[in-house]
RNA sequence: GGGCCGUUAGCUCAGUUGGUAGAGUGUCUCGAUGGCAUCGAGAAGGUCACCAGUCCGAAUCUGGUACGGUCCA
Numbered sequence: 001g002g003g004c005c006g007u008u009a010g011c012u013c014a015g016u017u018g019g020u021a022g023a024g025u026g027u028c029u030c031g032a033u034g035g036c037a038u039c040g041a042g043a044a045g046g047u048c049a050c051c052a053g054u055c056c057g058a059a060u061c062u063g064g065u066a067c068g069g070u071c072c073a
Stems, first nucleotide, its partner, number of pairs: 001072007010025004019056001027043006049065005
């Protein structure tokens, strides 16, 4: 320098053919218990890496940039 893959909640990750973004875990609150563990219920938490484009509408499609991984030279 070039090819491919990845970037989504604090963490690990889903997200189908473009149509109002989710799970597990963690955090907080409440309930059950005399208390703890544990279980149950609920809540908060997101510029979908960034900048543009296409579209009525983009996490999703297109181009570029950044970071990480991998392969080639």
Predicted 3D model of a 73-nucleotide RNA (transfer RNA) from a Bdellovibrionota bacterium. The organism belongs to Bdellovibrionota, within Bacteria. Rfam family: tRNA. Its family is annotated with triplet codon-amino acid adaptor activity in the Gene Ontology. It is annotated as a transfer RNA. The same sequence occurs in records of 2 taxa. The coordinates come from a structure-prediction model, not an experiment, and the mean pLDDT is 81.